[in-house]
Background
The prediction has a mean pLDDT of 77. c-di-GMP-I-GGC riboswitch aptamer, 122 nucleotides, folded computationally. Rfam family: c-di-GMP-I-GGC riboswitch aptamer. Its family is annotated with cyclic-di-GMP binding in the Gene Ontology.
RNA sequence: AUCCGAAAAGGCAAACCCUGAGAAAUCAGGGGGCGCAAAGCUACGGGUCUGUUAGCAGAUGCUAUGAUCGCCGGGCGCACCGAUAACGUUCUAGCAAGCUUAUGAUAGCCGAGCUGCCGAAG
Numbered sequence: 001a002u003c004c005g006a007a008a009a010g011g012c013a014a015a016c017c018c019u020g021a022g023a024a025a026u027c028a029g030g031g032g033g034c035g036c037a038a039a040g041c042u043a044c045g046g047g048u049c050u051g052u053u054a055g056c057a058g059a060u061g062c063u064a065u066g067a068u069c070g071c072c073g074g075g076c077g078c079a080c081c082g083a084u085a086a087c088g089u090u091c092u093a094g095c096a097a098g099c100u101u102a103u104g105a106u107a108g109c110c111g112a113g114c115u116g117c118c119g120a121a122g
Stems, first nucleotide, its partner, number of pairs: 003122001004119002011036002016031006034108001040114003044111003047106003054100003060096005066091002069088002072082003
């Protein structure tokens, strides 16, 4: 010096609770203490989380001064014309829910990089 992890001094702080920020994941401060020898720092690679935003789809629900046809009147009826409040059909658009999406989050998920306290045995 490196591996390593006994002792001592000190350090950090999970869940949970309170307050605040955020759409959320999550973060900051206070309490708390499961754990941690890098649980110090960096989102570079992978993973995971979120889903602002953007896109997709049209199974479902809701909405609409929307369109459409039915219902109503004319007409035997069709075409057509008129009317059209409510209700229903189909379509369209929007919203919710669904799927995808990071430039967001996570360093106490792993890898990588940088830095670092103490010093017993080996």